[in-house]
RNA sequence: UCCUUAUCAAGAGCAGGGGAGGAACUUGGUCCCGCGAUCCUGCAGCAACCUGUCCAUCGUGACAAGGUGCUCAUUCCAACAGACGUCACGUCUGAAAGAUGAGGG
Numbered sequence: 001u002c003c004u005u006a007u008c009a010a011g012a013g014c015a016g017g018g019g020a021g022g023a024a025c026u027u028g029g030u031c032c033c034g035c036g037a038u039c040c041u042g043c044a045g046c047a048a049c050c051u052g053u054c055c056a057u058c059g060u061g062a063c064a065a066g067g068u069g070c071u072c073a074u075u076c077c078a079a080c081a082g083a084c085g086u087c088a089c090g091u092c093u094g095a096a097a098g099a100u101g102a103g104g105g
Stems, first nucleotide, its partner, number of pairs: 001105008013043005021032003026079004044071003049067002051064004055059001075097001080094006
């Protein structure tokens, strides 16, 4: 970097550093931000994909938390296709793209 596959409406923040934009990309919307964001470090926490242990029950199970991951807003919302409706719009479903895990080239 590419492929396969599962999940993505829940959950979980303090301190220090730093000093301008940030919420992946493009467009539009909507938010966050000198009352210091995004980001980095430490600690704490959440979750339970991989992992480990257990069992008259082998499961869509229970427990643990070693490897990852995560800790504003549904992946912040829409964009493409379809269905329906009260049809300049709305609701729902799916796709695409993305994120994370696991496996593989």